[in-house]
Large-subunit ribosomal RNA, domain IV from Sympodiomycopsis kandeliae, 342 nucleotides, folded computationally. NCBI's taxonomy places the organism under Eukaryota, Fungi, Ustilaginomycotina, Exobasidiomycetes, Sympodiomycopsis. The gene name in the source record is rnl. Its mean pLDDT, the model's own confidence on a scale to 100, is 81. It matches the Rfam family "Bacterial large subunit ribosomal RNA". The RNAcentral record of the full RNA draws on ENA.
Context: one part of a larger RNA
């Protein structure tokens, strides 16, 4: 100089996008524990505290010897005293707390830059299946797992424990259902016109198979569709504008009027959503684009593409104590390695 390590006045996050990193905290006993909460072996090892090392009288309790006393264990190991005073530590072993957003949780993932709010979960809901079920795999009248299951079951699709709750629209897509009136056909199926054409007999140009087969074209029947009707949203998805009005002024409970299938309900809201915006007030700091309450002017939330809220556990966000060489600013010592000189 670097790299691995250890130490460190004072101050103590003033460092940085962040306390990254490093320090702190760490056993054992015993006391002692909030809010909160789904009422639990939850929260909790919450927090916080004290005590550990040797001698030890007295006092209980036991044994034994033994004759009214003597020895020994235990207990409490107390009053009390002693030490080298660091008395949990070789090594291993938790930092604790307060507000908050996501996701219920345990657990699953980008093998080699992402571990999480992605994923999956239990529970909820719809659809679709009556069994030789539906889906599905297979060229398949073959077979095959589902299943040696039977609707309390199998498939598919959405949400995502519990806990209140889950407004309005069926005009569009979709999907069911019904109707069989119109509309257009497929596969066939019948007729009809045209054209081609074969065997066999035997008096050789006539019979038979023959009302024959093949082709083309023409017409008519004809499933399913479309097209009509009705249902359907925890189906795809949608869920407004303008104007005017109260005795200061603002606002706007009401009016009017346009569209339109219906005009956003509860409930949240500057939010993982807010562009304007570092939005206003308020709290936190000496100082705050930040965080946490409030507020609606929600560019551009909103109810199973779920709405709000959640106790526990995880993850991001800010805040506080306790810690520290992250830093104010750097030093010094251990090893190694490198360079010069010998």
């Nucleotide at each position: 100089u670097g790299c691995u390590u250890g130490u460190g006045a004072a101050g103590g996050a003033a460092c940085u996008c962040g306390g990254c990193a490093a320090a702190u905290u760490a056993u054992a006993u015993c006391c002692g524990u909030a809010a909160g909460u789904u009422a639990g072996a939850c929260g909790a090892u919450a927090a916080g505290g004290a005590u550990a090392u040797c001698c030890g009288a007295a006092c209980a309790u036991u044994u034994u010897a033994a004759a009214u006393u003597g020895a020994a264990a235990u207990g409490c190991c107390u009053a009390g005293g002693a030490a080298a005073a660091a008395u949990a530590c070789a090594a291993a072993u938790a930092a604790g707390g307060g507000c908050u957003g996501c996701g219920a949780c345990u657990g699953u993932u980008u093998a080699c830059c992402a571990a999480a709010a992605a994923c999956a979960c239990a529970g909820c809901a719809a659809c679709u299946u009556g069994c030789u079920a539906a889906g599905a795999c297979g060229a398949a009248a073959a077979g095959u797992a589902c299943u040696u299951g039977u609707a309390u079951a199998a498939g598919u699709u959405g949400u995502g424990a519990g806990c209140u709750c889950u407004g309005c629209c069926c005009a569009a897509u979709g999907c069911c259902a019904c109707a069989u009136a119109g509309u257009a056909u497929a596969a066939a199926u019948a007729a009809a016109a045209u054209g081609a054409u074969a065997u066999u007999u035997c008096u050789a140009g006539a019979a038979a198979u023959u009302a024959g087969u093949c082709a083309u074209u023409u017409u008519a029947u004809g499933a399913u569709g479309c097209c009509g009707u009705g249902g359907u949203g925890a189906a795809u998805g949608g869920c407004g504008g303008u104007u005017u009005u109260a005795a200061c002024u603002a606002u706007a409970a009401g009016g009017a009027u346009c569209u339109g299938a219906a005009a956003g309900u509860a409930g949240c809201a500057a939010a993982a959503u807010u562009c304007c915006u570092u939005g206003g007030c308020c709290a936190u700091u000496a100082a705050a684009u930040g965080u946490g309450g409030u507020c609606c002017u929600g560019c551009a939330u909103g109810a199973a593409u779920g709405a709000g809220g959640u106790a526990a556990c995880g993850u991001g966000g800010c805040c506080c104590u306790g810690c520290u060489g992250u830093c104010u600013c750097c030093a010094c010592a251990a090893g190694c390695a490198u360079c010069u000189c010998a």